[in-house]
Context: one part of a larger RNA
Molecule: small-subunit ribosomal RNA, 5' domain
Organism: uncultured bacterium
RNA sequence: GGACGAACGCUGGCGGCGUGCCUAACACAUGCAAGUCGAACGGAGUGAUGUGGAAAGCGGCUUCGGCCAAUGGAAGCAUGACUUAGUGGCGGACGGGUGAGUAACGCGUGAGCAACCUGCCUUUCAGAGGGGGAUAACGUUUGGAAACGAACGCUAAUACCGCAUGAGACUACGGUACCGCAUGGUAAAGUGGUCAAAGGAGCGAUCCGCUGAAAGAUGGGCUCGCGUCCGAUUAGAUAGUUGGUGAGGUAACGGCCCACCAAGUCGACGAUCGGUAGCCGGACUGAGAGGUUGAACGGCCACAUUGGGACUGAGACACGGCCCAGACUCCUACGGGAGGCAGCAGUGGGGAAUAUUGGUCAAUGGGGGAAACCCUGAACCAGCAACGCCGCGUGAAGGAAGAAGGCUUUCGGGUUGUAAACUUCUUUUAUCUGUGACGAUAGUGACGGUAACAGAUGAAUAAGCUCCGGCUAACUACGUGCCAGCAGCCGCGGUAAUACGUAGGGAGCGAGCGUUAUCC
Numbered sequence: 001g002g003a004c005g006a007a008c009g010c011u012g013g014c015g016g017c018g019u020g021c022c023u024a025a026c027a028c029a030u031g032c033a034a035g036u037c038g039a040a041c042g043g044a045g046u047g048a049u050g051u052g053g054a055a056a057g058c059g060g061c062u063u064c065g066g067c068c069a070a071u072g073g074a075a076g077c078a079u080g081a082c083u084u085a086g087u088g089g090c091g092g093a094c095g096g097g098u099g100a101g102u103a104a105c106g107c108g109u110g111a112g113c114a115a116c117c118u119g120c121c122u123u124u125c126a127g128a129g130g131g132g133g134a135u136a137a138c139g140u141u142u143g144g145a146a147a148c149g150a151a152c153g154c155u156a157a158u159a160c161c162g163c164a165u166g167a168g169a170c171u172a173c174g175g176u177a178c179c180g181c182a183u184g185g186u187a188a189a190g191u192g193g194u195c196a197a198a199g200g201a202g203c204g205a206u207c208c209g210c211u212g213a214a215a216g217a218u219g220g221g222c223u224c225g226c227g228u229c230c231g232a233u234u235a236g237a238u239a240g241u242u243g244g245u246g247a248g249g250u251a252a253c254g255g256c257c258c259a260c261c262a263a264g265u266c267g268a269c270g271a272u273c274g275g276u277a278g279c280c281g282g283a284c285u286g287a288g289a290g291g292u293u294g295a296a297c298g299g300c301c302a303c304a305u306u307g308g309g310a311c312u313g314a315g316a317c318a319c320g321g322c323c324c325a326g327a328c329u330c331c332u333a334c335g336g337g338a339g340g341c342a343g344c345a346g347u348g349g350g351g352a353a354u355a356u357u358g359g360u361c362a363a364u365g366g367g368g369g370a371a372a373c374c375c376u377g378a379a380c381c382a383g384c385a386a387c388g389c390c391g392c393g394u395g396a397a398g399g400a401a402g403a404a405g406g407c408u409u410u411c412g413g414g415u416u417g418u419a420a421a422c423u424u425c426u427u428u429u430a431u432c433u434g435u436g437a438c439g440a441u442a443g444u445g446a447c448g449g450u451a452a453c454a455g456a457u458g459a460a461u462a463a464g465c466u467c468c469g470g471c472u473a474a475c476u477a478c479g480u481g482c483c484a485g486c487a488g489c490c491g492c493g494g495u496a497a498u499a500c501g502u503a504g505g506g507a508g509c510g511a512g513c514g515u516u517a518u519c520c
Stems, first nucleotide, its partner, number of pairs: 001520003006516005013392006019385002021350001026348003030345003035090003040087002043084004048079004056071001059068003097303003106228008116220002121216007129163001131161002138153006168195006176187004199208003229275003236266003241263006248256001278300004282293004305326005328339004356382001358381003364378001365376004395425004405416004430457006439447001464509005469490003475504005485492002
């Protein structure tokens, strides 16, 4: 000198774009952050229309039992509409947060998988025949303070389960041809075995789905080469350890797991142990080499109160799912239950220190749906903060009797100083009024009556901070008297201090200026 997620002191006008718990991965009140589909299904409810025709009272008749007609419109049934607890489907594995752990194939980079998976999407091939048994909802009974159940009975499906069919896939047997970097791979025949399916909407055409297979795309899994902090005042480490055979497990290779066998494997080219740390694209600095760093944005990883576990699923060992254990908090009728902000706001605490319990789904994107649409604290906006960067303003021109005042003086003057006053202008900003967007292809705008534009008013609303001994731009007076104090280094202060304090003047930067911490 530069930099900063900064903080502190003094000061503070506006706008744009960014950024904002670095500390306690401390604890959390409250609200919201993941739902959706009635065009998969049976119910329940509401109102509408049609049908239906009860009660009631009026009238007439009456043998006093009742009957008749008009009014009246209940229950029931049908149709279509809306709402929806439940079954079912898809999504809750994305998006969002944090950096505790991790020195590791975690990350980066380059390869490999002849050892693998991939819902939704795209293309292609081949299909969807005929049956069955349940179960929630619901009803009845019942337990419990609650959370939540239990028994019996009924019912539907794109829920579940057999059977048929097999283009094909898998598998067993037996060979053939071609190819490869070893294990091996590919192709076409043969025989045996195993394996499918679901419907919905529409008047219909058809559309959306379903099943099996092949290929693609996308996303993942695994393996390897190289690179990846400090310590030797850590020198030996290791028993599933290293390898083999077999079996199991996995989508898949593999001590991944197990049985047996062998005794290996790693290490001064630093094993092991200890400390520290998420990694990278990048960022800062530097002429570069390098050094430091990993906030924001993007990629990967890990975690979700602590530890462990699996279930479901194409995908999780799953932040707002389940089970167990621990700590903590809450409810309780003491028998038992409920919870997890490192999502967005917000609270307490810690701290030098870090914001609103805001608006909208208008745009972009995501989930569901045939769609209308619903959900979306992702996102887009607004609010707060000079926290940073950038831009603008606080007026401009003229104006010497060099006014007054201040400071100083050798008392002549000098300086503040064209500075002010005063004159003439201008209106960025400010205030008020009017018009009023782009972002949105037909409709739809939270932002927002915002930006912008036009008009009016009036210099009106707007300057500080640090320094002035040398380094280092900028000097005098008074006070103080090794005191009070200053200080980045050298050093100032003990009676004329340009170094302390104040004043005048000056220098620098300027809505900032200084200080402190850290890096180069």